[in-house]
């Protein structure tokens, strides 16, 4: 130039638990805390999939069942980009 890329430096992010708060809930901020990530950066009306069900529909009946996202969830998949790098 091309091709491969193991272990590193420096660093990042941050589970569950919890505290306060917001929400009808799934969740979500923030604080502690660290389970684990080489994209655990971003993207939810490019796309798959899962959560809730206030509301709203239907059937029942002593207030209960199923059905519905544009609500939510990138630490499911998936697209997008992005740091280092010995021989």
């Nucleotide at each position: 130039a091309c091709u491969g890329a193991a272990u590193a430096a420096a660093g990042g992010c941050a589970a569950a638990a919890u505290c306060a708060c917001c929400g009808a809930a799934a969740g979500g901020u923030g604080g502690u805390g660290g389970c684990g990530c080489a994209a655990a950066g971003c993207c939810a009306g490019a796309g798959g999939g899962g959560c809730u069900a206030c509301g709203g529909u239907g059937a029942g009946a002593u207030u209960u069942c199923a059905c519905u996202a544009a609500g939510c969830c990138a630490g499911c998949c998936g697209g997008c980009u992005g740091c280092c790098g010995g021989u």
Predicted 3D model of an 87-nucleotide RNA (c-di-GMP-I riboswitch aptamer) from a Bacillota bacterium. The coordinates come from a structure-prediction model, not an experiment, and the mean pLDDT is 82. Of the family's consensus pairs, 95% are formed in the model.